[in-house]
RNA sequence: UUGUACGUAGCUCAACGGCAGAGCACCGCACUGUGAAUGCGGAGACGUGGGUUCAACUCCCACCGUACAACCCA
Repeated sequence: UUGUACGUAGCUCAACGGCAGAGCACCGCACUGUGAAUGCGGAGACGUGGGUUCAACUCCCACCGUACAACCCA
C1' cells in the first nucleotide's frame, strides 16, 4: 500500500429496514448471626461524517480504529 472481516453497556454477545435486548459485572432491597448463593428491582451503549428511505445498529460512500492475509522495503 491492497484485500477481507469486525466496531452496540465495564466485559462477552444479540437485534427479518419498524419501541436497542441478554448473560456476567455494578447499585439498591429482601433473605441470612455475617457473607456467599438465591429472589425482586435499578442505572448504563449503536466509532465519526454524509447519502438512500416515511423510517437506518441494519443498505450505500468516505474517514478513524482493531484483527487477519497479501505485496513492497530492509
The RNA shown here (transfer RNA) has 74 nucleotides and comes from a Gammaproteobacteria bacterium. The sequence was found in a public genome assembly. Its Rfam family is "tRNA". Rfam describes the family as follows. Transfer RNA (tRNA) molecules are approximately 80 nucleotides in length. Its mean pLDDT, the model's own confidence on a scale to 100, is 82.